Annotation:
Predicted 3D model of a 346-nucleotide RNA (Bacterial RNase P class A) from a Pseudomonadota bacterium. Its Rfam family is "Bacterial RNase P class A". Its family is annotated with tRNA processing, ribonuclease P activity and dimeric ribonuclease P complex in the Gene Ontology. The family's RNA type in Rfam is ribozyme. It is recorded under the gene name rnpB. Its mean pLDDT, the model's own confidence on a scale to 100, is 78. NCBI's taxonomy places the organism under Bacteria, Pseudomonadati, Pseudomonadota. RNAcentral holds the sequence, with entries from ENA.

[in-house]
RNA sequence: CAGGUUCGCCAAAGGGUCGCGCCCAGCUUCGGCUGGGUGAGGAAAGUCCGCCCUCCACAGAGCGCGGUGCUGGCUAACAGCCAGGCGGGGUAACCCGACGGCAAAGUGCCACAGAGAAGCGCAUUGCCCGGCAACGGGCGAGGGUGAAACGGCGGUGUAAGAGACCACCGGCGCGCGCAGUGAUGCGCGCGGCCAGGCAAACCCCACCGGGAGCAAGGCCAAGCAGAAGCGAGGGGCUGCUCGUCCCGCUAUCAGCUUCGGGUAGGCUGCACGAGGCGUCGGGCAACCGGCGUCCCAGAGAGAUGACCCUUCACGACAGAAGGCGGCUUAUCGGCGGGCCUGGACA
Numbered sequence: 001c002a003g004g005u006u007c008g009c010c011a012a013a014g015g016g017u018c019g020c021g022c023c024c025a026g027c028u029u030c031g032g033c034u035g036g037g038u039g040a041g042g043a044a045a046g047u048c049c050g051c052c053c054u055c056c057a058c059a060g061a062g063c064g065c066g067g068u069g070c071u072g073g074c075u076a077a078c079a080g081c082c083a084g085g086c087g088g089g090g091u092a093a094c095c096c097g098a099c100g101g102c103a104a105a106g107u108g109c110c111a112c113a114g115a116g117a118a119g120c121g122c123a124u125u126g127c128c129c130g131g132c133a134a135c136g137g138g139c140g141a142g143g144g145u146g147a148a149a150c151g152g153c154g155g156u157g158u159a160a161g162a163g164a165c166c167a168c169c170g171g172c173g174c175g176c177g178c179a180g181u182g183a184u185g186c187g188c189g190c191g192g193c194c195a196g197g198c199a200a201a202c203c204c205c206a207c208c209g210g211g212a213g214c215a216a217g218g219c220c221a222a223g224c225a226g227a228a229g230c231g232a233g234g235g236g237c238u239g240c241u242c243g244u245c246c247c248g249c250u251a252u253c254a255g256c257u258u259c260g261g262g263u264a265g266g267c268u269g270c271a272c273g274a275g276g277c278g279u280c281g282g283g284c285a286a287c288c289g290g291c292g293u294c295c296c297a298g299a300g301a302g303a304u305g306a307c308c309c310u311u312c313a314c315g316a317c318a319g320a321a322g323g324c325g326g327c328u329u330a331u332c333g334g335c336g337g338g339c340c341u342g343g344a345c346a
Stems, first nucleotide, its partner, number of pairs: 001342010012311007020039008041317001045328002048326005053213004065209005070084005085099001086097004100204002106202002108198003125142001126139005151169002154166003170194001172191008217268004226259005231253001233247005275294008312315001
C1' cells in the first nucleotide's frame, strides 16, 4: 500500500423567524396572555424470548402439555452475554453449530435407482465344483446401483471364497492412570470381531414453566334504581311568631341518616430507574462494587412541524404510548481501535 476480519461510536453541522405538547414563574376580565426551561431512536419497529408491575386462581404430590438442552461463569431472568471444549468452514485473523441419549431400550422412516436400505436378510453381472447340457450345490472377493451397501489393508486358508483365523489400522464397549472445577484431552489394558443414517420423528433423561394483561388495576365527589335504621311531624308563604296552604301521622309512610354495582367524567398507574456519565478497585471477559455528578419526552383524539440563510462528503431506515434486559429485521454514509494475509521499501 492492497485485500480481509472483528469490536465500538456517530446518524449532517451552525444560525434566524413562526407554530405545537409538557413543566415552572408572573399577570388575569378565568377565556387566556407574557417570560423561561424542555421535547424520539439505534433501532422508538417485529412483538420473537425473558422479567418488573397488576388482577384472578392456588393444600401437597403426581399425570398430561409446552419449552430448554456441550461445560463453567454472568444476570432480576432469558432461547441473552462472556470464557472454554468438541465438530465443520477458511492460508490466516476469524466465522458457524438445538452440540443430552456417541440411535447394541422400544417403535417408526430412509424417495429414485438397486439383488439387497438393516438382522440371521439379499444375488443382476459374476467366481468355483459336478454335469455333454438342462440343471444341482457352494460363495460374497471383483464389477454394477445409490446420498448411504453390513469395517480397511496384508496374509493364512480354500475347489472358489468369507473375521473362518492372524497381525496392523479405524471404530465400539468396559476398566484404569495423568491433566483440568468441568465439558474434554492424552495414554495404557481387556473384550467381542464390527454395530448404517435420522431424535427441529415418536420416545427416554435432566432442568424450567399457573392464567390474563396498563383497555392490567387503584382512587374520587354528586346523583339514580334499590336496601337498612331512626322516625311524628315535615315543607311553602316570612327575618321570627300567629295564621293559612300542601304532604304525612304506626307504615304500600312525609322527612332524616347510612349503604349503594356498572357505564360516562376526573385523578392515578406514568416517567428516580435492574437509570445515564465520569473515576477508582476486583475479574481474561461478560459483569460486579465504591465514590462523585446529572435529572433526561410523558400525551389521552394523542405534541415533536414549516420556511429562510451559510457550510459540507448533499443527508438512509424510520417515529415514543406502563417500564426494563435481549434477539431479529430495516438502514445513505462516516469515524476510531485490535488482528490476519499478500506485496513493496528502509